A computed fold for a 1509-nucleotide RNA from an uncultured Acidobacteriota bacterium, annotated as small-subunit ribosomal RNA. It matches the Rfam family "Bacterial small subunit ribosomal RNA". The coordinates come from a structure-prediction model, not an experiment, and the mean pLDDT is 84.
[in-house]
RNA sequence: GAUCCUGGCUCAGAAUCAACGCUGGCGGCGUGCCUAACACAUGCAAGUCGAACGCGAAGACCCCGCAAGGGGUUGUUAGCGUGGCAAACGGGUGAGUAACGCGUGGGCGACCUACCUCAGAGUGGGGGAUAACCUUCCGAAAGGGAGGCUAAUACCGCAUGACAUGCCUUGUUUAGAUACAGGGACAUCAAAGCCGGGGAUCGUAAGACCUGGCGCUUGGAGAGGGGCCCGCGUCCGAUUAGCUAGUUGGUGGGGUAACGGCUCACCAAGGCUCCGAUCGGUAUCCGGCCUGAGAGGGCGGACGGACACACUGGAACUGAGACACGGUCCAGACUCCUACGGGAGGCAGCAGUGGGGAAUUGUUCGCAAUGGGCGAAAGCCUGACGACGCAACGCCGCGUGGAGGAUGAAGACUUUCGGGUCGUAAACUCCUUUCGACCGAGAUGAAUUUCCUCCGACCUAACACGUCGGAGGGGUGACAGUAUCGAGGGAAGAAGCCCCGGCUAACUCUGUGCCAGCAGCCGCGGUAAUACAGGGGGGGCAAGCGUUGUUCGGAAUUACUGGGCGUAAAGGGUUCGUAGGUGGCCAACUAAGUCAUACGUGAAAUCCCUCAGCUUAACUGGGGAACUGCGUCUGAUACUGGUUGGCUUGAGUGCAGGAGAGGAACGCGGAAUUCCAGGUGUAGCGGUGAAAUGCGUAGAUAUCUGGAGGAACACCGGUGGCGAAGGCGGCGUUCUGGACUGCAACUGACACUGAGGAACGAAAGCCAGGGGAGCAAACGGGAUUAGAUACCCUGGUAGUCCACGCCCUAAACGAUGCGGACUUGGUGUUCGCCCUUCAUUGGGUGAGUGCCGUAGCUAACGCGUUAAGUCCGCCGCCUGGGGAGUACGGUCGCAAGGCUGAAACUCAAAGGAAUUGACGGGGGCCCGCACAAGCGGUGGAGCAUGUGGUUUAAUUCGACGCAACGCGAAGAACCUUACCUGGGCUCGAACGGCUAUGGAAAGCCGGUGGAAACACUGGUUCUCCCGCAAGGGAUCGUAGUCGAGGUGCUGCAUGGCUGUCGUCAGCUCGUGUCGUGAGAUGUUGGGUUAAGUCCCGCAACGAGCGCAACCCUUGUCCUGUGUUGCCACUCCGCAAGGAAGCACUCUCAGGAGACCGCCAGCGAUAAGUUGGAGGAAGGUGGGGAUGACGUCAAGUCAGCAUGGCCUUUAUGUCCAGGGCUACACACGUGCUACAAUGGCCGGUACAAAGCGUUGCCAACCCGCGAGGGGGAGCCAAUCGCAAAAAACCGGUCUCAGUUCGGAUUGCAGGCUGCAACUCGCCUGCAUGAAGCUGGAAUCGCUAGUAAUGGCAGAUCAGCACGCUGCCGUGAAUACGUUCCCGGGCCUUGUACACACCGCCCGUCACAUCACGAAAGUGGGUUGUACUAGAAGUCUGCGCGCCAACUCGCAAGAGGGGCAGCGGCCCAAGGUAUGACUCAUGAUUGGGGUGAAGUCGUAACAAGGUAACC
Repeated sequence: GAUCCUGGCUCAGAAUCAACGCUGGCGGCGUGCCUAACACAUGCAAGUCGAACGCGAAGACCCCGCAAGGGGUUGUUAGCGUGGCAAACGGGUGAGUAACGCGUGGGCGACCUACCUCAGAGUGGGGGAUAACCUUCCGAAAGGGAGGCUAAUACCGCAUGACAUGCCUUGUUUAGAUACAGGGACAUCAAAGCCGGGGAUCGUAAGACCUGGCGCUUGGAGAGGGGCCCGCGUCCGAUUAGCUAGUUGGUGGGGUAACGGCUCACCAAGGCUCCGAUCGGUAUCCGGCCUGAGAGGGCGGACGGACACACUGGAACUGAGACACGGUCCAGACUCCUACGGGAGGCAGCAGUGGGGAAUUGUUCGCAAUGGGCGAAAGCCUGACGACGCAACGCCGCGUGGAGGAUGAAGACUUUCGGGUCGUAAACUCCUUUCGACCGAGAUGAAUUUCCUCCGACCUAACACGUCGGAGGGGUGACAGUAUCGAGGGAAGAAGCCCCGGCUAACUCUGUGCCAGCAGCCGCGGUAAUACAGGGGGGGCAAGCGUUGUUCGGAAUUACUGGGCGUAAAGGGUUCGUAGGUGGCCAACUAAGUCAUACGUGAAAUCCCUCAGCUUAACUGGGGAACUGCGUCUGAUACUGGUUGGCUUGAGUGCAGGAGAGGAACGCGGAAUUCCAGGUGUAGCGGUGAAAUGCGUAGAUAUCUGGAGGAACACCGGUGGCGAAGGCGGCGUUCUGGACUGCAACUGACACUGAGGAACGAAAGCCAGGGGAGCAAACGGGAUUAGAUACCCUGGUAGUCCACGCCCUAAACGAUGCGGACUUGGUGUUCGCCCUUCAUUGGGUGAGUGCCGUAGCUAACGCGUUAAGUCCGCCGCCUGGGGAGUACGGUCGCAAGGCUGAAACUCAAAGGAAUUGACGGGGGCCCGCACAAGCGGUGGAGCAUGUGGUUUAAUUCGACGCAACGCGAAGAACCUUACCUGGGCUCGAACGGCUAUGGAAAGCCGGUGGAAACACUGGUUCUCCCGCAAGGGAUCGUAGUCGAGGUGCUGCAUGGCUGUCGUCAGCUCGUGUCGUGAGAUGUUGGGUUAAGUCCCGCAACGAGCGCAACCCUUGUCCUGUGUUGCCACUCCGCAAGGAAGCACUCUCAGGAGACCGCCAGCGAUAAGUUGGAGGAAGGUGGGGAUGACGUCAAGUCAGCAUGGCCUUUAUGUCCAGGGCUACACACGUGCUACAAUGGCCGGUACAAAGCGUUGCCAACCCGCGAGGGGGAGCCAAUCGCAAAAAACCGGUCUCAGUUCGGAUUGCAGGCUGCAACUCGCCUGCAUGAAGCUGGAAUCGCUAGUAAUGGCAGAUCAGCACGCUGCCGUGAAUACGUUCCCGGGCCUUGUACACACCGCCCGUCACAUCACGAAAGUGGGUUGUACUAGAAGUCUGCGCGCCAACUCGCAAGAGGGGCAGCGGCCCAAGGUAUGACUCAUGAUUGGGGUGAAGUCGUAACAAGGUAACC
């Protein structure tokens, strides 16, 4: 890297009371302060009734009056008040509330109910006040006081009362009577009138009276509404575990509509809680809404039901109903008014304002409809409601045109320049006119109540009246001149937004260059960006489109449906055991669970189905279904539960046995270490990788004897035994636990698990006391090292040991909880029992303990009757990594610390298993001049050459470990040349096309300037081809233009070529098989080979690229060929040679030959190997060419080619000169040496392979020589280069800086070349440096090799110590594979995969973020104790005050009431002391994060001291 798994992160969907960005044609239906229950200006939101009652204007008219004035009508007017009803509804909001608040189902044998309905009874007779009003006083005002008048359906007695209430009693229902029914005596309590009609009778009249309606009183029933009680359900936190004094119950009193500690007195001591009390946090609840396959999860905005609240807190009054949103009182905060004395207010009603906020509308119209209040009614009131307005906020519908139309127009974009795309799109032709705009017509919603007329019924004495019903007619519209319809005209007025790397539908160009930017996640951007920005094109949706927030989904990622825990996160260290959960066989009963029918309920709306109404849809209406729930009755009885009775197999007991390092205490033993004493003995011992510290001549170590002391128990000893785990090991005794086996006597489910709890719990550690031989943290010393607070060594204290008490943790592991059942086998082993055998033989049956394995399981590894299989029961635990097992809190501990155990923040992963590689200071096998064995070098010297560095105007460029460095360069004086300086040119030094023009151009011969290039200029010739000609073509100059040119950049854009691993033996494929898969197999294994070479085996069988062979060369032979080659024989010649010849050598071709073929040994009989024979050659004969898949972003844009970029009077091009040749240095590669195996002199031999006509150059002559002259021969098996050298022979030198060595330098020459100054080679003479064999280190070579000697060639005018070839002479050594290096195969480990030049840890330093601690500080909430005590209820007093009733002639008294005062309770407030929580805090602590900081190297390989707990 790839794979499977685990696991988190992210996305695609739907939704939304939304907001923001861009855009915006119309309509319908909905929705619209989620934030500050923040504060509110202004207007409106609850009144009504004259048919309950009193008073009663102004104005107008009329009358009286001279006038003032009075009266009447309008008019029971407006208005004021008394009285009644309403105001407790409707409307708003969600602060509080975790509660009988809500939901659901029940109960009241413990209750209330105004208005309404039904039926019953009654409505008699009196009395006293009071507001308004008038007068007056106080006050700024709000308002208040005093006096006087007056009415009622206001108020108060009296009468009548019962089927009412209280009391007693009987019966019935019931589980139960307080209920119902009947009876009894006593006591108590009523009322109000108003409006119509009649007119017989009475009355002056009013009226009585009759009659109707409304009202009133009383009791009953109903409907609807409410109150209370109960079962069940209803968020999070245990880092909240105990809470509670009216608390729990009783008796009695009080209170309430009513039960009740609701309240009080007394008595008792209870009540709640791990099935989560108390406390803290959060939150209205539901029908429903969103999502989802469902189960669930989230939400509770609009609509509907319930609750709560109304500035904050408290309180009651009135009333049928309130502890009252638009009432009252008090306290508080705030705002306003004020004359400073005092007052007023409460938008969480509708609008609206400010404020907050990302954010949410008009101070509109109307009561026409629906509904509500009052009223007999008309009617009045109604910010409920109906409408309109604003907002794309949502849902739904419609439109922005339709058809035809190819020179595929223009234009844009792109291009391989051919074209392609936008694109039938447009233009153009024909057609239509929705919607909008304009003009015109114009609704439904309206029907009641009611009014008018008529009819009928009821009532009645009545044809009045009244009530009810019917018919006809009248009247009533905010919206609104709206919906809708029609006309005219014309495609006319109407499209945007997001996206296009993958997920995810949609691709190109340009710009940019880790910049600017993008990004939901992964990630894009560092010069070829489908990811940034713009353009073109495309995709999606569409009056919207995107973004952001939130919810569900995907997520089986909390798993009820539906997950897991050996190694991924996860089994508690172990046992006992409480609660709880679960529980064997048979039977009976029961019917709680369970199942079934029926009934009740589950409001409406919503959802679903269906039908219907708006042109459709959204929306709305009707019907159905559903509402998975709860309750009641009845039934069923298999299972679970309950009760009862029984059973024995689970469990236990008994009896009989054997095994065991099970535990505790006591005692005993030997070996060894150390120490002490003594003997022998002498110089070392000890220790290590090597040493040193240490011990020792004061006698060690060694050895012998004796003694002391402590600790541990060799052998036996064993994946043997025992124990719950931790753990247990010499021997004996005592005490003691458990397991197992056999028998089957006893009990009869007594069982399993086990939250809390208790006990045990290695090592280390702690407390105080003993003990202390050895070992040994800390510490000292010695080493090692860059350092070495380590590893190693020498010492050594706690500790290790014993006894008392703590600690309570471990990788406490089988990383595997306990118990039970079931499910193929094989083979060991321990301990029993039974049968059998001659046997210690065989078999059976239990309990344990191992290994291998079937099915099955598992991600895989693996597990596999000792399960990780198949199931049951119970417990514990897990939910991404880091932060962190940390902080805070609690608790335990003497301490160390343990247990419990977060969050902020941060990351897009962390992780498991397996795979392929790579790597290892892992292993095995094997190979290679890899080491070793040898020979010769390099590194030292001088010089040559290349490189680095430095220098320079330039020292052109490239190559950099091996695999750059005598490399590109097979040859830099100019040229080359790319560099520098200077001077020139600009269609250009070379080339193509076109246009114009000129002709020939060019060339040749000059001149001037100049270093040249070049510039200027003179002369000369006057073109070639085709064609009759015109003209065309060729060619050239000039001018212009399109291209040019560039050794400029990018080898990390490339082609091609090359290097390297490596001539290493490897690299792959098809099919099959195995594996979930990556992959494996084949290719591994046993042999063998130089080789994946071959053989055998094998789930593989085959094949390809490599290996080998085929090719070249060389070695032997044969055949052919014989010139320029050869010369044996023959001839000629003195010889050289020739003739002849082709035998030989040789040449060029073609063949043969070598194959483990033969023999023998070894081997599996194979492959092969060893030896031998033969052979020129023997096991690929030697050498070469040949380089698999790939690796190194290896090298090369400067050989060539080439994309892109850059440059265009220059980065092009020409020229001269210079440079590439510099020189303090450093390195590589070489040459020559240092000498006697040598130097020098003389002589004499023997090659191969090449090269040669701008060439090799013979003979001969000159020169010491380089060389010069000379010119024969040769286009070469012919001639030439050409002398081969080392060697050999002879001589000389004699160990010295030399007769070694030749650098350097001087002089004189030669050659090449236009030109040797920078800067060539050679020669002669002279000079004669370093150097006497080379430190660490390092290179080559295994045979014709190394070493050594020369020769040739390429390049080339000249220049060779380099390179490429050739031949001559010609060794040594290889035991062997331990080690170094490289490589191959197998295997192993891995945290590596950019692959060890990998990965990675911690401190420190810097920046930044969140968190903890902290002397404290400031808030919020709350407990307790005390204090305080407004308003108000209740209560006591009530000497002050008082019309109704009673007594009384009266005065007065009584009854009753009021003010006032006292008391209980109690809100705010105050004091003190706690608790919880938030914020902040000098300083401090660790943690996270941050491309290239510091120090080391801890971990990953045996990670270099195995790692870890």